A computed fold for a 331-nucleotide RNA from Aequorivita soesokkakensis, annotated as Bacterial RNase P class A. The sequence was found by an Rfam model in a public genome assembly. Its Rfam family is "Bacterial RNase P class A". Rfam classes the family as a ribozyme. Its family is annotated with dimeric ribonuclease P complex, ribonuclease P activity and tRNA processing in the Gene Ontology.
[in-house]
RNA sequence: ACAGCAGGCCGCCUUAUCGCUGCCGAAUUUAAAUUCGGGAGAGGAAAGUCCGGACACCAUAGGGAAGCAUAGCGGCUAACGGCCGUCGUCCUCCUUCGCUUAAGCUUAGGAGGAUAGGACAAGUGCAGCAGAAAGUAUGUACAGGUAAUGCUGUAGUGAAACCAGGUAAACUCUAUGCGGUGAAAUGCCACGUAAACCUGUGCUUGAGGGUUCCCGCCCGAUGCAGGAGGGUAGGCAGAUUGAGCGUUUUGGUAACUUAACGCCUAGAUAAAUGAUAAGGAUUCGUCUUUUUUGAUGGAUACAGAACCCGGCUUAUAGGCCUGCUUUUUUU
Numbered sequence: 001a002c003a004g005c006a007g008g009c010c011g012c013c014u015u016a017u018c019g020c021u022g023c024c025g026a027a028u029u030u031a032a033a034u035u036c037g038g039g040a041g042a043g044g045a046a047a048g049u050c051c052g053g054a055c056a057c058c059a060u061a062g063g064g065a066a067g068c069a070u071a072g073c074g075g076c077u078a079a080c081g082g083c084c085g086u087c088g089u090c091c092u093c094c095u096u097c098g099c100u101u102a103a104g105c106u107u108a109g110g111a112g113g114a115u116a117g118g119a120c121a122a123g124u125g126c127a128g129c130a131g132a133a134a135g136u137a138u139g140u141a142c143a144g145g146u147a148a149u150g151c152u153g154u155a156g157u158g159a160a161a162c163c164a165g166g167u168a169a170a171c172u173c174u175a176u177g178c179g180g181u182g183a184a185a186u187g188c189c190a191c192g193u194a195a196a197c198c199u200g201u202g203c204u205u206g207a208g209g210g211u212u213c214c215c216g217c218c219c220g221a222u223g224c225a226g227g228a229g230g231g232u233a234g235g236c237a238g239a240u241u242g243a244g245c246g247u248u249u250u251g252g253u254a255a256c257u258u259a260a261c262g263c264c265u266a267g268a269u270a271a272a273u274g275a276u277a278a279g280g281a282u283u284c285g286u287c288u289u290u291u292u293u294g295a296u297g298g299a300u301a302c303a304g305a306a307c308c309c310g311g312c313u314u315a316u317a318g319g320c321c322u323g324c325u326u327u328u329u330u331u
Stems, first nucleotide, its partner, number of pairs: 001327001003325008012280007020041002023038006043302001047313002050311004055182004062215004067178005072086005087117001088115008098105002118173002123171002125167002135163001140155005186237004197227005208219004244263005251256001281300007
């Protein structure tokens, strides 16, 4: 220098004009509205909605069973199935001890990576090839032994051969945790014929309903089921000052955390965040030039808030940084 692996970060910029959505101020104005001025206006994933929380509601959320999730140890955190550290196991590479002609085996150490890592001594299931036999021993060969018996030893196959064998991202068991719904939650205001009409059914001797299932509990008469034609579907709060962000700092190997200072950074509701022009940046191609350079053409991704937060996963042109390793060149 190039390539590979692992990890982290950034992810186009500026100006002008015309627009779009909120906010503030002023003018006209009863108000609405209009005009003018000022200032703000998508992300690292806003995505998938997978996990955890915050918040809210429910006619109970209790007992049992079922189901789901997690699984070495310690820590972090509001919480987690997430993150950090560490131990064990496995794989690759390097160094090294011993054996060996070599291939290779083996001892110790280092670097990197992977890891759903409780229990097979409760029960059930499963196991290619080789092998007599792979769990119900139909017990092979040789040798020994017994009243008798694979009773004993050796050999042989195999990763493993009766040993409480192996296997749980096999059923299962153990431990721990889990009520449900989800901003179309929910509260308030306004509007609307309507606590209206027809049919059936029921009214405490309970129709119907909620709770995964059973028990239990609870709601329930302005009820429940069906039907016809209609009405309404507007506003405010929830909702953007928060487990917030930045810099320095305390403690800690780290995740994380302490303190000080500074900052306010979309809040729309069918949904704005755009278009055009010029210039610049990065990169690629072509032409030109000894080189520097110059000219010209292209490319700049994935995507896009909808109650909020912490994670995970997935998509992503291009660029930057760190560590390790191979190869080549130079010193």